A computed fold for a 392-nucleotide RNA from an Anaerolineaceae bacterium, annotated as Bacterial RNase P class A.
The coordinates come from a structure-prediction model, not an experiment, and the mean pLDDT is 77.
Its Rfam family is "Bacterial RNase P class A". Its family is annotated with dimeric ribonuclease P complex, ribonuclease P activity and tRNA processing in the Gene Ontology. About the family: Ribonuclease P (RNase P) is a ubiquitous endoribonuclease, found in archaea, bacteria and eukarya as well as chloroplasts and mitochondria.
Lineage of the source: Bacteria > Bacillati > Chloroflexota > Anaerolineales > Anaerolineaceae.
It is recorded under the gene name rnpB.
Order: sequence, then C1' cells, then structure tokens
RNA sequence: CAGGUUGGCCAGAAGGUUGCGGGGCGAGCGAUCGUUCCGAGGAAAGUCCGUACUCCACAGGGCACACUGUCGGGUAACACCCGGGGCAGGGCAACCUGCCGGAUCGGGCCACAGAAAUAUACCGCCCGCAAGGGCAAGGGUGAAAUGGUGGCUUAAGAGACCACCGGCGCUCGCAGUAAUGCGGCGGCCAGGUAACCCCCAGUGGGAGCAAAGCCAAGCAGAGGCAAUGCCUUCUUCGGAAGGCGGGAAGCGGCUCGUUUUCCUUGAGUCUCGGGUAGGCUGCUUGAGUCGGAUGGUAACAUCCGAACCAGAUAGAUAACCUUCACCGCAGGCACCGUGCGCAAGCAUACCUGUCUGCGGCACAGAAUGCGGCUUAUCGGCCGGCCUGGCAC
Repeated sequence: CAGGUUGGCCAGAAGGUUGCGGGGCGAGCGAUCGUUCCGAGGAAAGUCCGUACUCCACAGGGCACACUGUCGGGUAACACCCGGGGCAGGGCAACCUGCCGGAUCGGGCCACAGAAAUAUACCGCCCGCAAGGGCAAGGGUGAAAUGGUGGCUUAAGAGACCACCGGCGCUCGCAGUAAUGCGGCGGCCAGGUAACCCCCAGUGGGAGCAAAGCCAAGCAGAGGCAAUGCCUUCUUCGGAAGGCGGGAAGCGGCUCGUUUUCCUUGAGUCUCGGGUAGGCUGCUUGAGUCGGAUGGUAACAUCCGAACCAGAUAGAUAACCUUCACCGCAGGCACCGUGCGCAAGCAUACCUGUCUGCGGCACAGAAUGCGGCUUAUCGGCCGGCCUGGCAC
C1' cells in the first nucleotide's frame, strides 16, 4: 500500500425569516399577551422476551398447561450479555456459522430395497445317509444389518480369546470452580428419531397506563336465581352469639383449601338495557445520563464529581432561504509517470490536489418507564487482527 476480518462511534454544521408544544417569570377581571429556557432515535419500529408500576385476595397445596435446558460469571431479571467446553462445518489465516439434559425406564415410528429394520437366516459354511443340528466368516439390499483390521482356536465359525484402532462405562488417579481434558481399568460393543409421547432438573397466578385513583357532567330501567335446615348458650321473649350443614360470589384452567356474604321479602348476584367520551393525578429525577478514578480478561461493579435532558392527547418537535461540509457524475488545470520529438513542445491512463457545473444527503418518528433481542438504514470516521506485495 492492497485485500480481508472484527469491534466501536457519528447520523450534517452555522446564520436568518415564519411557526408549533411544554415549564418558569411578568402583565391582564378574563380570553390571552410578552419574555426566557427546553423540545425524538440508534433504532423512538416489530411488540418477540425480561421487569418496574397498578388493580384483582401480597397470589397457598396438588394436577393440568406453557416455557427453559453445555459450564462458570454478570444482572433487578431474562430466552439477554461476557468468558470458557464439546461436536459438526467454511476459510491459507484473522475469523465466522450451526448444534448442546436423557435413546442402558418404557412405548411409538423408520419410505424404497432387502430373507430379516431390532428382529432375523435367503444364498452360503460345517456335521450328518437322511431327519435334524451347529454357525454368521463371505454374498446380496440399504442411510443403517451383532464396531474395524490382523491373528489364535475350530468340523465350520464367532470378542469365545489376543494385539492395535474406534466407541461406551467406572464409588479410579491427576489438572480444572465447573463443563471438560489427559491417563488407568473393564470385552461392556446391533442403529436413528426426544421439533412423537415420555423421563430428569428448573421456572411461571391473571389482566394491563384505554392499568388505577379523584372531580365534574349525564341516565331508565327490565328480567332471572339458590339456600326456608339442625344443635348449644344467653335473653328484656322481640331476638342475639357460636358451631355444623347449605346457597351465592371472589381467588381468570380444574380441584383442594380459603375469604366475604346470605339462609327469606330484603339485599346479594347474574343477564339485557340506559348514560358519559370532559378535566386532574398516574407522567416522567431515573435498576437514568455525562466525565473521572479503582477492581475485573470481559460483561459489569463500586466510589467521586457535574448537569436536569420531550411529555403531546388526534397527538407539538416544523417549513423556507443563504453559506459551508460530505457523496456521486461530467469537464478544466496542476503534479507524477508514459509515448512522440535533437529541442521548444504536443498527446495522455490511474491516483492525488484544486476549480466549475449538475444531482444527491438514508432508515425512520416518542405516547407509563426501563433492560434486551430482531428488523430497516445514503454515507462517513477511528481502533485491533490476518494474508499478500514493496521499501529500509
């Protein structure tokens, strides 16, 4: 210098004119006006996870259902993040991608081919006259057929036995917090699928800021529903209290359990109907932001300091102009190089610089807040690493 790979950051700037929303201050009886300060994002998006907050009973046991699933750490928490492990794959490399509890509890399924798909014996080998028996080496099918190669043994054969290799297992040793790695021991050795059921470990109550609370305004009611019990005590004889039993409603799947209330003429509850569409609180000072130091490989944590940084409600945060910056295209000039030429000079590719003209300047927009993930995004800047070339 070129190509690649990875991490982080920015998301135009300044001025002018006209406007919009909110807070403070001032003026005004008031409507309102003046002044000053502030006014979208890295994703505000999708609403996919995790939460705060609010109400339902501060949320109990069991079952069902749903979700999570390598290890350690971080965090309020997570399916997120950081750092490791194993397996598989891509790349010369830096690096990137995918997967991750259990198939020795059990059940289900595995097309076609094949004798046989979890069980077997078609051809074959051996013994035998045969009946029958022994065997699984070889053939053939398949993604997969008793782990592979070689030997020993044998009638023929086979982990039956032996050596090496591969896998699996272990109250084994060493290293590591652990996943795991290295070694030792044991012939233990017939698949796959858990995104089929299942098993193991763990987590989860529901609805959501249109939550919820208050004020104001407004309206019309109608229909349905069960328990009529028993016992004890007290009594002013009207009833009251307690226990059992029963009904209704709540605990947003079921059930147990539990809470409230009722057991008779007045409330409760259910269904249908009617009214409102205004204001205030919630609402933005926060698991927050910025700067620094310390600890940690890192995610992150702690401490110190600083500032206050949208709160609209059909939804404000905008529009236009000028200059500059950035990008693309076209053209002129300069530098360097090359070609032609004795020379003056002429012609000219890339890069770079400069000037002129034209065009462009992304994705997108708060609606209770926060942490993530995913998706969209013109272009620019900075750092680490890898490969190749050149120079010293």